[in-house]
Context: one part of a larger RNA
Molecule: small-subunit ribosomal RNA, central domain
Organism: metagenome
RNA sequence: CUGGGCAUAAGGGCACGUAGGUGGCCCAGCAGGUCAAGGGUGAAAUCCCCCGGCUUAACCGGGGAACUGCCUUUGAAACCGCUGAGCUUGAGCGGAAAAGGGGAGAGUGGAACUCGUAGUGGAGCGGUGAAAUGCGUAGAUAUUACGAGGAACGCCGGUGGCGAGAGCGGCUCUCUGGUUUCUUGCUGACACUGAGGUGCGAAAGCUAGGGGAGCAAACGGGAUUAGAUACCCCGGUAGUCCUAGCCGUAAACGAUGAGCACUAGGUAGAGGAGGUACCCAAUCCUUCUCUGCCGGAGGAAAUCUGUUAAGUGCUCCGCCUGGGGAGUACGGCCGCAAGGUUGAAACUC
Numbered sequence: 001c002u003g004g005g006c007a008u009a010a011g012g013g014c015a016c017g018u019a020g021g022u023g024g025c026c027c028a029g030c031a032g033g034u035c036a037a038g039g040g041u042g043a044a045a046u047c048c049c050c051c052g053g054c055u056u057a058a059c060c061g062g063g064g065a066a067c068u069g070c071c072u073u074u075g076a077a078a079c080c081g082c083u084g085a086g087c088u089u090g091a092g093c094g095g096a097a098a099a100g101g102g103g104a105g106a107g108u109g110g111a112a113c114u115c116g117u118a119g120u121g122g123a124g125c126g127g128u129g130a131a132a133u134g135c136g137u138a139g140a141u142a143u144u145a146c147g148a149g150g151a152a153c154g155c156c157g158g159u160g161g162c163g164a165g166a167g168c169g170g171c172u173c174u175c176u177g178g179u180u181u182c183u184u185g186c187u188g189a190c191a192c193u194g195a196g197g198u199g200c201g202a203a204a205g206c207u208a209g210g211g212g213a214g215c216a217a218a219c220g221g222g223a224u225u226a227g228a229u230a231c232c233c234c235g236g237u238a239g240u241c242c243u244a245g246c247c248g249u250a251a252a253c254g255a256u257g258a259g260c261a262c263u264a265g266g267u268a269g270a271g272g273a274g275g276u277a278c279c280c281a282a283u284c285c286u287u288c289u290c291u292g293c294c295g296g297a298g299g300a301a302a303u304c305u306g307u308u309a310a311g312u313g314c315u316c317c318g319c320c321u322g323g324g325g326a327g328u329a330c331g332g333c334c335g336c337a338a339g340g341u342u343g344a345a346a347c348u349c
Base pairs, nucleotide, nucleotide: 004320005319006318007303008302011317013200014199015198016197020193021192022191024087025086027084028083029082030081032080033079034076035075036074037073038072039071040070041069048064049063050062051061052060053059090190091187092186093185094183095182096181097180098179102176103175104174105173106172107171108170109153113149114148115147116146117145118144119143120142124135125134161168162167205246206245207244208243209242210241214240215239219235220234221233222232257316258315259314260313261312262311265294266293267292268291269290270289271288272287273286274285275284298305299304322349323348324347331342332341333340334339
């Protein structure tokens, strides 16, 4: 180098993209790879074959083969490569439609909650397994009216939709990304992947400034208990929210990288397009995209998977190699810090 793998040891959290790797159909040419033939070279010894010399062997001598390589000349042109010309099916663009909690900003609505003010009312309320702490005659709980505030958006709502993922749900407006279908008008391989790199990245946490209704780490109290630094109850601060900036991690999961092609079906849902009795509707049929379930062949150690593959193949990237030590130590890089990232060994079973 080749060879095995990655749902359960092993897929990077996700994307964009540099280098690189890989790459559709057709024609002509070149001859770098490739192939053929010739020439040169490939020291000797060694290895292999044959013959010979020591009684034999080891050992030694002679001959041959080999030295799978390199250089060079001539030739071939299918394949890879390169150059030129072209094509339209890959890719992109245009035109006509469609669905959507995709993103950003601004505005706005009702329910609930808490607080405040006022009215009614008059002894309890609250809470639990039972209680107590707590609140209440300075008038609570309940109820009515008005006001204030912050956060979240019930029903619709759905193994339903959108997004690369993280994620996205009241309503309206503005700006804006992507996707799908039909058309086959335009470009003419413009493609795929992607080491580094760059960007995005739940929650918690951090910095500064706001905000603070409810909830609630920490903390205080009441219970429970042998104890109770808990589970239950009464309170309650960071935080949760907004703006700007960090952090860069998750069971970031389908524990399943991306792309392309091929390989039985059945059924349900979402979004299109076409056809179907003269028209419309319905029905039925066809087709494209997406989301589920079941299942054949095949695969698999099994569970299972099965056109949304874990089947059959190709291209490119990432990663794995017994358990513990350990995602630790040391060093580097990043970070305000918390820490992150890269990542061992001794020893031990």